[in-house]
RNA sequence: GGAGUAGGACAAAUGGCCGCUGCCUUGCCUUUGAUGCGAGGGGGAGGAAAGUCCGGGCUCCAUAGGACAGGGUGCUGGGUAACGCCCAGUCCUGGCAACAGGAAGGAAAGUGCCACAGAAAGGAGACCGCCCCUUUUGAUGCCCGACGCAUCGAAUGGGGUAAGGGUGAAAGGGUGAGGUAAGAGCUCACCAGUCCUACCGGUGACGGUGGGAGCUAGGUAAACCCCACCCGGAGCAAGACCAAAUAGGGGGACGCUUGAGGGUGGUCCGCCCGAGUUCCCGGGUAGGUCGCUUGAGCUCAAUGGAGACAUUGAGGCUAGAUGAAUGGUCAUUGUCCCGAAAGUGGGUGACUGCUUCGGGAAACAGAACCCGGCUUACGGACUGCUCUGACA
Numbered sequence: 001g002g003a004g005u006a007g008g009a010c011a012a013a014u015g016g017c018c019g020c021u022g023c024c025u026u027g028c029c030u031u032u033g034a035u036g037c038g039a040g041g042g043g044g045a046g047g048a049a050a051g052u053c054c055g056g057g058c059u060c061c062a063u064a065g066g067a068c069a070g071g072g073u074g075c076u077g078g079g080u081a082a083c084g085c086c087c088a089g090u091c092c093u094g095g096c097a098a099c100a101g102g103a104a105g106g107a108a109a110g111u112g113c114c115a116c117a118g119a120a121a122g123g124a125g126a127c128c129g130c131c132c133c134u135u136u137u138g139a140u141g142c143c144c145g146a147c148g149c150a151u152c153g154a155a156u157g158g159g160g161u162a163a164g165g166g167u168g169a170a171a172g173g174g175u176g177a178g179g180u181a182a183g184a185g186c187u188c189a190c191c192a193g194u195c196c197u198a199c200c201g202g203u204g205a206c207g208g209u210g211g212g213a214g215c216u217a218g219g220u221a222a223a224c225c226c227c228a229c230c231c232g233g234a235g236c237a238a239g240a241c242c243a244a245a246u247a248g249g250g251g252g253a254c255g256c257u258u259g260a261g262g263g264u265g266g267u268c269c270g271c272c273c274g275a276g277u278u279c280c281c282g283g284g285u286a287g288g289u290c291g292c293u294u295g296a297g298c299u300c301a302a303u304g305g306a307g308a309c310a311u312u313g314a315g316g317c318u319a320g321a322u323g324a325a326u327g328g329u330c331a332u333u334g335u336c337c338c339g340a341a342a343g344u345g346g347g348u349g350a351c352u353g354c355u356u357c358g359g360g361a362a363a364c365a366g367a368a369c370c371c372g373g374c375u376u377a378c379g380g381a382c383u384g385c386u387c388u389g390a391c392a
Stems, first nucleotide, its partner, number of pairs: 001388007010379001012333007020044002023041006029033001046364001050375002053373005058235004070231005075089005090104001091102004105226002110224002112220003127165002129161005135155008173191006192216001194213008239290004249281006261273004298315007335361005341356006
């Protein structure tokens, strides 16, 4: 230099101008507004605010105990409010390695399934091959010939055989020897594996060493199922409170020609209309207030721990909007990239640092009750580690 791998941070800064939205202070009023119209000050998104996939807090519901159904989780130990998350490990798999991944209980409980091909897909299976037997038959020999006998072969039928061939992703351990009619863990030696067992190490998953057994038991549980553990439901549109106008509901008062009430520019008279008028209560709606941000929280430090994390101390309060604000623009600086030239260094070298000038780039994305996670989207740098070279 190249290729890789892991990790933690950051997500520009300052100022001017123009805007948005809560809060605080304050001004104005012949519209005192279910809090109107101004002025000033100060606050105003993220690492994922996202997907809404897990887990909790909180709230309400019939206090939800047991059983069944249903759902989830599934190596070990720890962390945590909890988790399907995190940390540390075990085993397996991938990689030369750094490291990464694991959907890691049970297939010697039971049931099911295993495409195509193949004879057979499971305590199975005989297609070819090999071997034995019966019957028939051919050749040769014994014999002069036939019968018969022997050897070799063919065909039919019956049986044995899982060594070999062939099919398949997968066919009941591997190598060698013995054995057999031919074969076969049928027997033996060694190797691999399974189960049982003893000792040693480890909290444990598990690892190491030895002994024994039967000689061997296919895969699939993201098929049913079995085992162990966990789970009440709905969600801030939860829920609590205040509460118009209009129209219903309940009750009261007054009135119905002996005239309540209304109109007639303010009052009285008069005139006209006239059967309802008015008050209270209650529920719901519009709307408003609370819930609402002081919290399993944040920052820093110390201590304990291998780590996740825990404890203690100190400090500060850092959005709370509700059709939903948090924006735009300019300048300067910073960061990175590209280009050119010059200057100046580092290295043996491939290469590379700094300064100056010009041009450019800055992604994904937007709180909505709050936390802990996971997943997904996304920019350019930085640090550790591994392997390696055509340079040295």
Molecule: Bacterial RNase P class A
Organism: Desulfatiglandaceae bacterium